[in-house]
RNA sequence: GGGCCAUUAGCUCAGCUGGUAGAGCGCUGCCAUGGCAUGGCAGAAGUCAGCGGUUCAAGUCCGCUAUGGUCCA
Numbered sequence: 001g002g003g004c005c006a007u008u009a010g011c012u013c014a015g016c017u018g019g020u021a022g023a024g025c026g027c028u029g030c031c032a033u034g035g036c037a038u039g040g041c042a043g044a045a046g047u048c049a050g051c052g053g054u055u056c057a058a059g060u061c062c063g064c065u066a067u068g069g070u071c072c073a
Base pairs, nucleotide, nucleotide: 001072002071003070004069005068006067007066010025011024012023013022019056027043028042029041030040031039032038049065050064051063052062053061
C1' cells in the first nucleotide's frame, strides 16, 4: 500500500425481506428473610463509530472517513 470482517445500553451480543431499537449479565428501587446469600416485581441507561447519499421511511442499502481484527505484498 491492497483485500476481507467487525463497530448497536456499563460489558457480551441479537436485530429476519428497509417499517415502534432488544436480550443476558451488571446498575437502581421495592417485596420476601432477624441479616446475608438467593428469589420475585418494577425501573433507569442508546447521537445504532462519524459524515454524506438513496428512499415516504435507514441499525439494515450505497460511498467515504475513523478505530480494531485478519490475510496478502
Molecule: transfer RNA
Organism: Candidatus Magasanikbacteria bacterium CG10_big_fil_rev_8_21_14_0_10_43_6